Predicted 3D model of a 91-nucleotide RNA (c-di-GMP-I riboswitch aptamer) from an Acetobacteraceae bacterium. NCBI's taxonomy places the organism under Bacteria, Pseudomonadati, Pseudomonadota, Acetobacterales, Acetobacteraceae. It was read from a public genome assembly, where an Rfam model found it. Rfam family: c-di-GMP-I riboswitch aptamer. From the family's description: GEMM was predicted in a large-scale screen for bacterial structured RNA regulatory elements.
[in-house]
RNA sequence: GGCUGCAAAGGGCAAACGCCCCGAAAGGGGCGGGCGCAAAGCCACGGGUUUAAAGCCGGCCGCUGCCGGUCAGGACCGCCGGGCUGCCGAC
Numbered sequence: 001g002g003c004u005g006c007a008a009a010g011g012g013c014a015a016a017c018g019c020c021c022c023g024a025a026a027g028g029g030g031c032g033g034g035c036g037c038a039a040a041g042c043c044a045c046g047g048g049u050u051u052a053a054a055g056c057c058g059g060c061c062g063c064u065g066c067c068g069g070u071c072a073g074g075a076c077c078g079c080c081g082g083g084c085u086g087c088c089g090a091c
Stems, first nucleotide, its partner, number of pairs: 004089002012037002017032006035078001041084003045081003048076003055070006
């Protein structure tokens, strides 16, 4: 340095859930809490999943409203693949 993760050592992250905040929502942030994770570090590049405020279409009509459909430029990296970076060192 590469491969690699059965170990060891130092550790790291933090699911569900609860409270508060942001958001139309999906979801995100903080505190607590630990389901788990050898990249559960970062990136929305490909696939996938997810929400639908606004827009558009249709219906209702009790008419500056309600309902349904459609739709990502929104979201998820702890869904998969890919890219970048990283601790230790058994082989």